RNA sequence: UUCUUAUCACGAGAGGCGGAGGGACUGGCCCUACGAUGUCUCGGCAGCGGGCUCAUUACUAAUGAGUGCUGUGCCAAAUCCAGCAAGGUUACACUUGAUAGAUGAGAA
Numbered sequence: 001u002u003c004u005u006a007u008c009a010c011g012a013g014a015g016g017c018g019g020a021g022g023g024a025c026u027g028g029c030c031c032u033a034c035g036a037u038g039u040c041u042c043g044g045c046a047g048c049g050g051g052c053u054c055a056u057u058a059c060u061a062a063u064g065a066g067u068g069c070u071g072u073g074c075c076a077a078a079u080c081c082a083g084c085a086a087g088g089u090u091a092c093a094c095u096u097g098a099u100a101g102a103u104g105a106g107a108a
Stems, first nucleotide, its partner, number of pairs: 001108008013042005021031003025083004043075003048071003051067007079100001084097004
């Protein structure tokens, strides 16, 4: 990088450095000198993989629950909203499913 698969309306911020952009892309709408994005420290959230504990089935495993030790991830706004298609509407609104994206796990 590509493929497969699961999840994505919940949750979780202080300080140091630094100094103008940022929210993946496009449009919208927002955040930002009352200091963004980034980065470091500490803190936190969650519970995907591993570990451990318990239960059940069963037999060296599977399933479920718990824990939060470990590997990731995350801590503005629903993945901020939409993008394509179908339904719906005079037109919007709205609903559903894809696409795209993000993260985990597995594979090449």